[in-house]
Context: one part of a larger RNA
């Protein structure tokens, strides 16, 4: 560097926005960079190739030609691509009316349970296990009954379902803010797609500071098991889980599948419109699932939500280890996390 790939054999960035780059719908004219033709220079010779000729042949030499796929000038074309001019509506957007959903920030509210603490009733146990100690408990536990009290989830509905870009999102309600979808086809008229860099946001788990702390629990302590048991069971239990603010930027952040357009046989379930008669659901717009046909795959298997056919644009991959390690940068309070080799070895 060319070929080739990326579900799961090495490979899809966690996920959106977007800068510069790259790509870009129809029609019609203009232009002639790109692009095609003609022509003229010019592209030393030597070598490469043809032909012929000279040495007794070869290698080697000579002579002629092609050839130099190039550059310049000039003459003309005008279908793509570009540049430009005028336009059009199907891309895309906007706007009216609707409608959906645990989308999301911020308030106020509730019931069950739990534990805690007071009083009451009551007496010997409770609790745990595969058996059992450790524990709590006559200072009166466990168990029942009332009052408080404080934190945390939100049984049922609940689903193979909703919704959001991911991460994720769930009692009830109020206020704010975003989305998406249908239904008109009124408006603007290409105003798109991708996106190196770059900015946001990003489950847990850690840091800061300040608060809260019921249940659960790293870490510790004890009780058991065992040859041992720095474990699985058991009783307790601090971080920590909860709130505010500010960091950290990683996960099997998955559909192990990148965005974005078009085409490609059906049959069947559901969530949201719309619809009008098909008479209770025929069809259509978006979604969100099962099962296949062709194709496609090593093979599971995938199949209109494509891993099928084609097009753009980013990422990223090149045998195992060594190593996501050294080193240096960069960011971070730290924990660390981007970048990221080699020697050597099989």
């Nucleotide at each position: 560097u060319u070929g080739g790939g990326u579900u799961u054999a090495a490979a899809g960035g966690g996920u959106g926005c977007g800068u510069a780059g790259g790509u870009g719908g129809c029609u019609a004219g203009a232009u002639a960079a790109g692009c095609c033709a003609g022509u003229g220079g010019u592209g030393a010779a030597a070598g490469c190739c043809c032909a012929u000729c000279g040495c007794u042949u070869a290698a080697c030499g000579a002579u002629g030609g092609a050839a130099c796929u190039g550059c310049c000038a000039u003459u003309g074309g005008a279908a793509c691509u570009g540049u430009u001019u005028a336009g059009c509506u199907u891309g895309a957007g906007u706007a009216u009316c609707g409608u959906u959903g645990a989308a999301g920030u911020a308030g106020g509210c509730g019931g069950a349970a739990u534990u805690u603490a007071u009083g009451g009733u009551g007496u010997a146990g409770c609790g745990g296990u595969g058996a059992a100690a450790u524990g709590c408990a006559u200072a009166g536990a466990u168990a029942c009954c009332a009052u408080a009290a404080a934190g945390a989830a939100c049984a049922c509905c609940g689903a193979u379902a909703a919704c959001g870009u991911a991460g994720g999102c769930a009692g009830c309600u109020u206020a704010c803010u975003a989305a998406g979808c249908g239904a008109u086809a009124a408006c603007u008229g290409a105003c798109a797609c991708u996106g190196a860099g770059g900015c946001a946001c990003g489950a847990a788990a850690g840091c800061a500071u300040g608060g809260g702390g019921a249940g659960c629990g790293a870490a510790c302590a004890g009780g058991a098991u065992u040859a041992g048991a720095u474990a699985c069971c058991c009783u307790g239990g601090u971080a920590g889980u909860c709130c505010a603010u500010g960091c950290c930027g990683u996960a099997a952040a998955c559909g192990a599948u990148g965005a974005u357009u078009a085409c490609u046989c059906g049959c069947u379930g559901u969530u949201g419109g719309c619809g009008a008669u098909a008479u209770a659901c025929u069809g259509u717009c978006a979604g969100c699932g099962g099962c296949c046909a062709a194709g496609c795959g090593a093979a599971a298997g995938c199949g209109u939500u494509a891993a099928g056919u084609a097009a753009u644009c980013c990422a990223c991959c090149u045998g195992g280890g060594g190593a996501g390690u050294a080193c240096g940068u960069c960011c971070g309070c730290a924990a660390g996390g981007a970048u990221g080799a080699a020697a050597c070895u099989c």
Annotation: The part of an RNA shown here (small-subunit ribosomal RNA, central domain) has 346 nucleotides and comes from an uncultured bacterium. The coordinates come from a structure-prediction model, not an experiment, and the mean pLDDT is 86.